[in-house]
Context: one part of a larger RNA
RNA sequence: GGUAUAUGGAGAAUGCCUUGGUGCCAGCAGGCGAUGAAGGACGUAGGAAGCUGCGAUAAGCUCCGGGAAGUUGCAACCAAACAUUGAUCCGGAGAUUUCCGAAUCGGGAAACCGUCUGUUAGUAAUAUAAUGGAACCUCUGCUUGAAUAUAUAGAGCAUAGGAGUUAACCAGGAGAAGUGAGACAUCUCAGUAUCCUGAGGAAAAGAAAGCAGUAGCGAUUCCCUGAGUAGCGGCGAGCGAAACGGGAGGGGUCUAAACCAAACAUGUGUAAUAGCCCAUGUGCGUUGCAUGUUCGGGGUUGUGGGGUUUGGCCAGAUUGAGAUAUGGCUCAAUCGUUCCGAAUAAAUAUAUUCUGAUAGUUGAAUGAUAUGGAGAGAUCAACCAAAGAAGGUGAUAGUCCUGUAAACGAAAUCAGAGUAUAGGGAAUGGGUCAGAAACCCGAGUACCGUGGGGCACGUGAAAUCCCAUGGGAAUCAGGCUCGACCACGAGCUAAGACUAAAUACUCGCUGGCAACCGAUAGUGAACAAGUACCGUGAGGGAAAGGUGAAAAGAACCCUUGAGAAGGGAGUGAAAUAGUACCUGAAACCAUAUACCU
Numbered sequence: 001g002g003u004a005u006a007u008g009g010a011g012a013a014u015g016c017c018u019u020g021g022u023g024c025c026a027g028c029a030g031g032c033g034a035u036g037a038a039g040g041a042c043g044u045a046g047g048a049a050g051c052u053g054c055g056a057u058a059a060g061c062u063c064c065g066g067g068a069a070g071u072u073g074c075a076a077c078c079a080a081a082c083a084u085u086g087a088u089c090c091g092g093a094g095a096u097u098u099c100c101g102a103a104u105c106g107g108g109a110a111a112c113c114g115u116c117u118g119u120u121a122g123u124a125a126u127a128u129a130a131u132g133g134a135a136c137c138u139c140u141g142c143u144u145g146a147a148u149a150u151a152u153a154g155a156g157c158a159u160a161g162g163a164g165u166u167a168a169c170c171a172g173g174a175g176a177a178g179u180g181a182g183a184c185a186u187c188u189c190a191g192u193a194u195c196c197u198g199a200g201g202a203a204a205a206g207a208a209a210g211c212a213g214u215a216g217c218g219a220u221u222c223c224c225u226g227a228g229u230a231g232c233g234g235c236g237a238g239c240g241a242a243a244c245g246g247g248a249g250g251g252g253u254c255u256a257a258a259c260c261a262a263a264c265a266u267g268u269g270u271a272a273u274a275g276c277c278c279a280u281g282u283g284c285g286u287u288g289c290a291u292g293u294u295c296g297g298g299g300u301u302g303u304g305g306g307g308u309u310u311g312g313c314c315a316g317a318u319u320g321a322g323a324u325a326u327g328g329c330u331c332a333a334u335c336g337u338u339c340c341g342a343a344u345a346a347a348u349a350u351a352u353u354c355u356g357a358u359a360g361u362u363g364a365a366u367g368a369u370a371u372g373g374a375g376a377g378a379u380c381a382a383c384c385a386a387a388g389a390a391g392g393u394g395a396u397a398g399u400c401c402u403g404u405a406a407a408c409g410a411a412a413u414c415a416g417a418g419u420a421u422a423g424g425g426a427a428u429g430g431g432u433c434a435g436a437a438a439c440c441c442g443a444g445u446a447c448c449g450u451g452g453g454g455c456a457c458g459u460g461a462a463a464u465c466c467c468a469u470g471g472g473a474a475u476c477a478g479g480c481u482c483g484a485c486c487a488c489g490a491g492c493u494a495a496g497a498c499u500a501a502a503u504a505c506u507c508g509c510u511g512g513c514a515a516c517c518g519a520u521a522g523u524g525a526a527c528a529a530g531u532a533c534c535g536u537g538a539g540g541g542a543a544a545g546g547u548g549a550a551a552a553g554a555a556c557c558c559u560u561g562a563g564a565a566g567g568g569a570g571u572g573a574a575a576u577a578g579u580a581c582c583u584g585a586a587a588c589c590a591u592a593u594a595c596c597u
Stems, first nucleotide, its partner, number of pairs: 001596009015582001016546002020517002022514007029506002031165002039100003042055003046078002050074002061094006070082003105114003115134007136162003140158005169200001170198005180187001184234001210217002221248004231239002252498003255442001259297002262294007275284002277328006302476001304441003308436007316335007336428005348422011360408003366381004382399002384388001390402003447471007457483001478493005533540002553581001556568004
């Protein structure tokens, strides 16, 4: 020096474990905010660095309900207290709630600085203290108010609303590139990522100017299918429908216009055979007419509809009006009738019932023996079961504990569903048949040219849809569509608006499940984790779990520096379980023994 064996050191793999994660299902909730949010700063305990809670009333205050023996958070210890006159704890409703932050009196390098002003206290008077107000925008109202007479702009005041934040889902506006095409330019990636705006618990869409094809369907949305089909495509890479059919769900409505009436404005006209519902008589009279605006009635469709007007038939009451009397006619209101708590189409309040949520309550049945540190395992003998889900307890427990099946429970607040009452609101105010005439049926619109976009469809034979730009119709004998275009035929009725459900999502709450992970895994995070640390900053971003059944966490003695560490003693089933703590592999190091050189 090497080899082997043994014993140790160091090291942390492995095994076992789980307080934490991951995914999914069901239900709830889907917002919070100027009554100051989300998020923070600083404080706050007798001793208190961190986390948690809370806010100068500061690990808390008050009331109501639950609950029952201990309690003063994680978290030990000391001190001091509280509690069967019911504490701590759990739930509901309140009070308090510094400063910053939309931050809003002004400023500002957030958590700070400064100003004006009302009230109260205080002073001889200042001072000082307490408590309010003072941002901007919009709507509405009021008061004022220029050039400029009426007015308007503007100014001031007041009420109400807005502002900010928030995981995904939704609609709209803007909109890439890496990439693929084995290069690359059309194309693709992709209307994706990203940015902006806006909204809701869903959003959007939606009651045919639709599909279809000579047969028919009958708003929208979503799923299956049709179908990787028809098509599009440097016909490359790739992109990629729709109808039919089967399901989920199911729901329909309001306006514009014609016409009537009123008010206002402007214009015009007349003293009358212009008007005042009609006939006759009387009476009134700047009452008429045209245009425009506003309000009310009317009206809403495609077997075209409506309006106006003529005729026929049918149809509740009362009151009033249309200058007046009579006769007729028309209109309005009320009653009556029907309905409503908000899609259509409309406004609540109170009381009460039921169901559910936010604390909880009851809840069956086992003993002995031996082993062992400990019995739930073993042996022997029992019992319950609408409960043999699960977890815990010193080893594996239906009958020890928490629970489980089943049943029950709310003073207070909330949600949902009903009922009653009061007081409101809406509809009905004529219906029907036949005819006439040709009044209305959404205009810088439809459509066309040009340039683009979007449709699965890249300009193509390119319809349909949208935008820009230049032109620019018709009103039912009208107009659009049916994939250029024309004819025939068929379907529909644009240029106004509303609309539940089926659908999408999950920051969050509750319950449950898993051929999901088990500490280099699973969230970045099982631990003081978005922490420590890094970076001027945007931002990046860890490592780190396990004594034991119970601290019983080693009194006392010895070596030592009043050490560290160790040796005894003691605890414990075990200390080679001693807090550097379960198991404790390997590399590496050491000691002892044997052999070889």
The part of an RNA shown here (large-subunit ribosomal RNA, domain I) has 597 nucleotides and comes from candidate division NPL-UPA2 bacterium Unc8. Its mean pLDDT, the model's own confidence on a scale to 100, is 81. NCBI's taxonomy places the organism under Bacteria, Bacteria candidate phyla, candidate division NPL-UPA2. It was read from a public genome assembly.